[in-house]
């Protein structure tokens, strides 16, 4: 001690793993659009790139000779007397020199440095100018040499000789201790002056002397500053594993201020390292910043402290301090001058140029202040510093108005056309005047002068709202929404994703939302990220336990007790600079900032205490380990011998025509005697039964019998040792198949290989053979789904319950108590599945190993290998994911159950054949448009000559019809007749209102409004089809689950049925079953016309025709009945089962109407409604003709047939239902006939309609017919305005094709099927053989669910979720992209040898030069650089070449997921276009529990 947020995105949802983004905060920034003001602070992060110019370090005359320049005394000469020359070190001063201090500090820069640095904390073997304190001293000589003067060399830079001459330059000589050196004795070492004053003495007149001042010497001592030396910490990489000869240490020189291999002589032979030496890459380090709850994690601008560098190396001088940024000196690149001989330079100082860059300012003022250097001082220097200039770089302030103001104004956008919104905003009233702007004053920084800033700050006045707002976003994250353009284009985008004709995502606009003198983008770094987990993670199956053992190092470690004090605690001390951060005052108006106290700096050494626990140590226990006896069990291991049965194979008999083999086959063996079968022989290889989630082993593995050796494990027994244990990087044995070497061996198998089949093909799967191998010895390999996909050890925590081998007790049964192997579960735990004493619980301890997916276990490097190959192991690149459990679906060439005209057993058809009808194609001026698997094609069409009609040609209008509103007009218009035309229509004739004047009715024209079978069924309502009448969907509570979700709805049964019962964590309920409707089947009640008529009448040729009846039939309203209600049997029940009984009717009686959530973006914008768009003299309308009807041909519905179950003719009988006045039409007459003229009944339980098939009876006699009727020729009727294209119909004549129809494929289970005729809707007629109804006649079969098709329950396994029409793998081709290898090419830094080798210290030194001291000059060590050599190592780049990664619709297959269609998959070894095939061994991360193959979407 005030401190912790999370969301997007993997899925059809879930959990849970795990990447990748986004909200924060930062910033020496940049950029892009915008900009009014001040304060305060930063401002080359790239080229340690090269630099013009100008400055940036000099000072003292109180050290000195001295006077070259300026000035004043003086002092000459001139002359125009007040000027000018010309002397003048006298003075003030002073170039240049000598001499002292001082350029080592301030300033800059981060190149090198991975430690010779820094940080933190010690430490002894030093020095320290100026400064402070303290003692003493300061005496007396002495030669020189700049300056100058003269000659002189050189272009210049810069010298060279000759001479003179001073000092606080220099050198002796005195003195010398508390100094050095010496065990002492003793020895040796220094120095300067100046200047100011000034009485009295002395003087060479300088001075000397006093005295004050400041300077100088020696030395101790402080204080500052340095210089060493230690420990600790401070980057990465092991694909860098050893490195090292001055190297480690010694003992002696030498060297330094100092210790030290710092150096050299000899002697040892060391020393560094896995707690990471070398080597490489990188980088200044810190106080601190930024961030972060806090650990931490980047980062080291600015300011401070500390190195390091100063155009590159090298080197020493001087000096207190350098190996010296604005010094010297050599070598090297550049770059200037040059008379070519030789010289000169160093902006990483502050300005500023150029270059590099995305990018970083002025050639400014002032020394006013602080500071620093000379100097006694005055004063000088001072690009250090203070200010100033530029840039919104950044933080912090202020302002760009403020108050009233609804008709809620215009304009703008939006509208649902009403309005809303912009919005009190704005106009307008009224008010202020910050800020800039003008005037005027005008500081403090100064403690006596002296103010660059700056006439700044600051105050006072004045004038006017006046000179001042912009960026960004606005689909979720995430605060903001509408319109309009655009149409997977244009573009957007931080992730996720948007745009393919209704985009809140793109562009624009209105509006809105955020921050604002700024907004926004990239970049950075931390957060979020528990995603490197120390605080604070994993690891069976998501990534992730080494195949296993042994056993180094090194972590960890039982019980008791003494000792010590490393860890540990506690207390105090030294440190931990300032500055930064916190806290709390002050100071600028305020804040940023500044400034003062305090806190704090979690840190490091240090005294001291304490001794619990850990170490160390000494002493001792036995629970841990371990050893010893005995005792029984094992397929434990190696050797050696032996033994049967099977297979093949030889020989020899029998014996005769097939045998193999398979879904079927064929290759193959066989009359040269196979197969079969009988003896005999041979060879090799494996060990049947026993045999068991039995046993043994560390694993991998191990199975006939015997003996030999030999490990381990167990159980008793108690004896001995006394912590001896655990794990265990490195490190070393083992370690399946498969492969390799040698060398046997070789039966059976059986990679390759070769045939045979399969197949679109078949490098496979089936077969037939068959090489390596499979066995042995030696030796290699060292891998596997080496798997319990679970490292080891130790202890603790419920239970049941099976086996093995031991042990107690027992006569057994059984109990108990050790050791293993198993199975089911509590609690716990786990994302679940699970998993639970053999953990995956709780708990130590040690070791491996994991951090998104692909790229890759790939490349390069090195290590092993005889190869194959194995260890060890990246990158670029690429994606938003891969991935795990578990859920609901859907699918399986799983699996169970069940149902359906699904099969299957029957009828009977369709496919052939004419013709009809619909569609495809095609043609056409159209041949309108939709419907296309099932679920389109006799469908929309329940009726296309004109209409209809959309469609084509040609001709007209510009509004028709309809409705409404307003304007203005007009009394009409419509009819009726004519005329021109195809008509649409145009002309002309006849007719022609009402009124209360207000108007009304009509019509014409304007505008608006209209229309549009134009688009879009992927914007939609409505409706419809299909799965399907299939039995199935669901919903409250409530339980389970984290959670999708489960349960309820399974589950035993039963049903047509989620129908019903029983059980049951479920109870309940709904929407579907089912019943309620309606038609039909019995019966009864009511009722009786038009329907009916027994019975009584009447009465006809006949007849309910009449009176009359209501019994019957019937109508047509209302009831009854059938409920598994009774009986038997079976069942818990439910329900079934029965030639069960009553009963019309029996177990839904039979038909219908009725279609659950919901799929199929299924149909349908052309019924019809509608959103959006699109056309407006035209895509709208009106009219004539034409086409929708066309025709090599493909198909789908159908109707007629191919005939004797028939055809034709004559005769006869029997419906039901439904129409019907522009109607149906009796009847009569006329026509061959379709009709056609009359005409009666009926708006219909009253009239109208001949049912046919069937039955008689005849003919036909197997054939292109007496079946068949198509096709043409000819005449006719009807409908209608009109029948050429293009109606039906009747008659004559014609008389095709077809003799039961390939593969194939439909309907039907009872009043069905076939077959027979009737009705109707549309409709003037009709292309109807369709459609829908309606009764007639009326069968056959169903063993039974194995198989197809559909379809419901439950289960299973999935990489499927646009859901198997699904996902998906490789090869090949074709873009783009990085990377690997490569013959050479270039190039970097580094080390090693060798030749040379500057400058300079050092050393040596005779000859020169000096009186000496010393020096030139030569040698010599080292040594920058340079040549040359061999290699190693990094990088570029390369012709070719390797594999890799992405890319809406390329080629070839079909490997995986389902039993994926041959079950997947590891290892290994061969082979193939290619996924991939097969042999070995092995895993389960395989389904199910027997029938070939068979591709895609």
């Nucleotide at each position: 001690u005030u401190g912790a947020a999370g969301a997007g995105u993997u899925u059809g949802a879930u959990c849970a793993u795990g990447g990748c983004u986004c909200a924060g905060a930062u910033u020496g920034a940049a950029c892009g659009c915008u900009g009014g003001c001040g304060g305060c602070a930063g401002g080359c992060c790239u080229a340690a790139c090269a630099c013009a110019u100008g400055c940036a370090a000099g000072u003292c005359g109180a050290g000195c000779g001295g006077u070259a320049g300026c000035a004043c005394a003086g002092a000459g000469a001139g002359c125009u007397u007040g000027c000018u020359c010309u002397c003048g070190g006298g003075u003030g001063a002073c170039g240049a020199g000598c001499g002292g201090c001082g350029g080592a500090c301030g300033g800059g820069u981060g190149a090198g440095u991975a430690a010779u640095g820094u940080c933190u904390g010690g430490g002894a073997a030093a020095c320290u100018g100026c400064c402070u304190g303290a003692u003493g001293g300061a005496g007396g000589g002495g030669g020189a040499u700049a300056a100058c003067u003269a000659c002189u060399g050189g272009a210049a830079a810069c010298g060279g000789u000759a001479g003179c001459u001073a000092a606080u330059a220099c050198c002796g000589c005195a003195u010398a201790a508390c100094g050095u050196c010496g065990c002492a004795a003793g020895a040796c070492c220094a120095a300067a002056g100046u200047g100011g004053g000034g009485g009295a003495c002395c003087u060479u007149c300088g001075g000397g002397c006093c005295u004050c001042a400041u300077g100088c010497c020696a030395u101790c001592a402080g204080a500052u500053g340095u210089g060493c030396c230690c420990a600790g910490a401070u980057g990465g990489g092991a694909u860098u594993a050893g490195c090292u000869a001055g190297u480690a240490g010694g003992u002696g020189g030498g060297g330094u201020a100092a210790u030290g291999g710092c150096u050299c002589a000899c002697c040892u032979a060391g020393g560094c390292g896995a707690c990471g030496a070398u080597c490489c890459c990188u980088a200044g380090c810190u106080g601190g910043u930024c961030u972060g709850a806090g650990a931490g994690g980047a980062u080291g601008a600015c300011c401070a402290g500390c190195c390091a560098c100063a155009c590159u190396g090298g080197a020493a001088c001087u000096g207190a301090g350098a190996c010296a940024c604005g010094g010297u000196c050599c070598a090297g690149a550049c770059u200037c001058c040059u008379a070519c001989g030789g010289g000169a330079g160093g902006c990483a100082g502050c300005a500023g140029u150029g270059g590099g860059g995305a990018a970083u300012a002025u050639u400014g003022g002032a020394c006013a202040a602080u500071g620093g250097g000379g100097g006694c001082a005055a004063c000088c220097c001072u690009g250090a510093u203070c200010c100033a200039g530029c840039g919104a770089u950044g933080c912090c302030g202020c302002g760009u108005g403020a108050g009233u103001g609804a008709u809620g104004a215009a304009g703008g956008c939006c509208u649902u056309a009403g309005g809303g919104u912009u919005g009190u905003a704005a106009a307008a009233c009224u008010c202020u005047u910050u800020c800039a702007g003008a005037u005027g004053g005008g500081a403090a920084g100064a403690u006596a002068a002296u103010g660059a800033c700056g006439g700044u700050a600051c105050c006072a006045u004045c004038a006017g709202a006046a000179g001042a707002a912009g960026c960004u976003c606005c689909g979720g994250c995430u605060a903001a929404c509408u319109c309009c353009g655009u149409g997977c284009c244009a573009g957007c985008a931080g992730c996720c994703g948007c745009g393919g004709u209704a985009a809140u995502a793109c562009g624009g606009a209105g509006g809105g939302a955020g921050c604002u003198a700024g907004c926004g983008u990239u970049g950075u770094u931390c957060g979020g990220a528990a995603u490197u987990a120390c605080u604070g993670g994993g690891c069976g199956u998501a990534a992730a336990g080494c195949g296993c053992g042994c056993g180094u190092a090194g972590g960890c470690g039982g019980c008791u007790u003494g000792g010590c004090a490393a860890g540990u605690u506690g207390g105090g001390g030294g440190u931990g600079a300032a500055a930064u951060c916190c806290c709390g005052g002050g100071g600028c108006u305020u804040a940023a900032c500044c400034u003062c106290g305090g806190a704090a700096c979690u840190g490091c050494c240090u005294c001291c205490a304490a001794a619990a626990c850990u170490g160390c140590u000494g002493a001792g226990c036995u629970a841990g380990a371990a050893u010893c006896c005995u005792g029984g069990a094992g397929a434990g291991g190696u050797g050696a011998g032996u033994g049967g049965a099977a297979u093949u194979c030889c020989u020899a008999g029998u014996g005769u025509a097939g045998a193999g083999g398979u879904g079927a086959a064929a290759u193959u063996c066989g009359u040269a005697g196979a197969u079969a079968u009988u003896a005999g022989g041979a060879a090799g290889a494996a060990c049947a039964c026993c045999a068991g989630u039995g046993g043994c082993g560390a694993a991998g593995g191990c199975g006939a019998c015997u003996c030999a050796c030999u490990g381990g494990a167990c159980a008793g027994g108690u004896a001995u040792u006394g912590a001896c244990g655990c794990u265990g990087a490195g490190g070393u044995g083992c370690g399946a198949a498969a492969g390799c070497g040698u060398g046997g061996g070789g039966a059976g198998c059986g990679a390759a290989c070769a045939g045979g089949a399969u197949u679109a093909g078949a490098u496979a799967c089936c077969c037939u053979g068959g090489u390596a191998g499979u066995c042995c010895a030696c030796g290699c390999c060292g891998u596997a789904a080496a798997c319990g996909a679970u490292g080891g050890a130790u202890a603790c925590u419920a239970g049941c319950u099976g086996u093995c081998c031991g042990g107690a007790u027992g006569c057994a049964a059984a109990u108990c108590u050790g050791g293993g192997c198993g199975g089911c579960c509590a609690a716990g735990c786990g994302a679940a599945a699970g998993u639970g004493a053999u953990a995956a619980g709780u708990a130590u301890c040690c070791c491996a190993c994991c951090u998104g997916g692909g790229g890759a276990g790939u490349a390069c490097g090195u290590c092993c290998g005889c190869a194959a190959g194995g260890a060890u192991g990246a990158a670029a690149c690429u994606c938003a994911a891969a991935g795990g459990a578990a859920u609901u679906g859907a699918c399986g060439g799983g699996g169970g159950c069940c149902c359906g005209c699904a099969c299957a057993a029957g009828c009977g058809g369709u496919g052939g054949a004419g013709c009809a009808u619909g569609u495809g194609g095609u043609u056409u001026a159209a041949u309108u448009c939709g419907a296309u698997g099932a679920u389109a094609c006799g469908c929309g069409a329940g009726g296309a000559a004109c209409c209809u009609u959309a469609c084509c040609a040609g001709g007209g209008c510009u509004u028709a019809a309809a409705u409404g509103u307003g304007g203005u007009c007009u009394g009409a218009c419509a009819g009726c007749u004519u005329u021109a035309g195809a008509g649409a229509u145009a002309g002309a004739g006849c007719c022609u209102c009402c009124u209360u004047c207000g108007g009304g009715c009509a019509g014409a024209u304007c505008a608006c409004a209209a229309g549009g079978u134009g688009c879009u069924g992927c914007a939609u309502g409505g409706u419809u089809g299909u799965c399907g009448u299939c039995a199935g969907c669901u919903c409250g509570u409530g339980c389970c689950g984290u959670g999708a979700g489960g349960u309820g709805u399974c589950a035993g049964g039963u049903u047509a049925a989620g129908u019903c019962c029983u059980a049951u964590a479920a109870c309940g309920a709904g929407c579907g079953c089912a019943a309620c409707c309606c038609c039909u089947g019995c019966c009864g009640u009511u009722a009786g016309u038009u329907g009916c008529c027994a019975g009584c009448a009447u009465g006809u040729a006949a007849a309910g025709a009449u009176g009359g009846g209501g019994a019957c039939u019937c109508u047509a309203a209302c009831g009854g009945g059938a409920c598994u209600g009774c009986c038997g049997g079976u069942g818990c029940a439910a329900a079934c089962c029965g030639c069960g009984a009553g009963g019309a009717a029996g177990g839904u009686g039979g038909g219908g109407a009725u279609g659950a959530c919901g799929u199929c973006a299924a149909a349908u914008c052309a019924u019809c409604a509608c959103g959006g768009c699109c056309c407006u003299u035209a895509c709208g309308u009106c009219c004539u003709g034409g086409g929708c009807c066309a025709c090599a041909c493909a198909c789908g519905u159908g109707c007629u047939a191919c005939a004797a179950u028939g055809g034709c003719c004559g005769g006869u009988a029997c419906a039901g239902a439904g129409a019907g006045c522009a109607g149906c039409c009796a009847c009569u007459g006329g026509g061959c006939a379709a009709c056609c003229a009359g005409g009666a009944g009926c708006g219909a339980a009253u009239c109208u309609a001949u049912a046919a098939a069937a039955c008689c009876g005849g003919u036909c006699a197997c054939a292109g017919u007496u079946c068949g009727g198509a096709u043409c020729g000819g005449g006719g009727u009807c409908u209608g305005c009109a029948a050429c294209u293009c109606g039906a119909c009747c008659c004559c004549g014609u008389g095709a094709a077809g003799c039961u129809g390939g593969a194939a494929u439909c309907g039907c289970u009872a009043g069905u099927a076939a077959u027979c005729g009737g009705a109707u809707a549309u409709c003037a007629g009709c292309c109807a053989u369709g459609a829908u109804c309606c009764g007639g006649u009326g069968a056959a079969u169903a063993c039974g669910u194995u198989c197809c098709c559909g379809g419901g329950c439950c289960u299973u396994g999935u990489a499927c979720a646009c859901a198997c029409c699904g996902c998906c793998c490789g090869u090949c081709a074709a873009g783009c992209c990085a990377u690997g290898g490569a013959a050479g090419c270039c190039g970097g830094g580094a080390g090693u040898g060798c030749c040379u080798g500057a400058a300079g210290u050092c050393c040596g030194u005779c000859a020169c030069c000096g009186c000496a001291a010393g020096g030139a000059g030569c040698g010599g060590c080292c040594u920058a650089g340079g040549g040359c050599a061999a290699g190693a190592u990094c990088g570029g780049u390369a012709a070719c070449u390797a594999g890799g990664g992405c890319u809406a619709a390329g080629u070839c297959g079909u490997a995986a997921c389902a039993a994926g269609g041959u079950a997947g998959c590891c290892g290994u070894a061969c082979c193939g276009g290619a996924a991939g095939g097969u042999g070995c061994g092995g895993c389960u991360g395989g389904a199910a529990c027997a029938c070939c193959u068979c591709c895609u979407u």
The RNA shown here (small-subunit ribosomal RNA) has 1497 nucleotides and comes from Sexangularia sp. CB-2014. NCBI's taxonomy places the organism under Eukaryota, Amoebozoa, Tubulinea, Elardia, Sexangularia.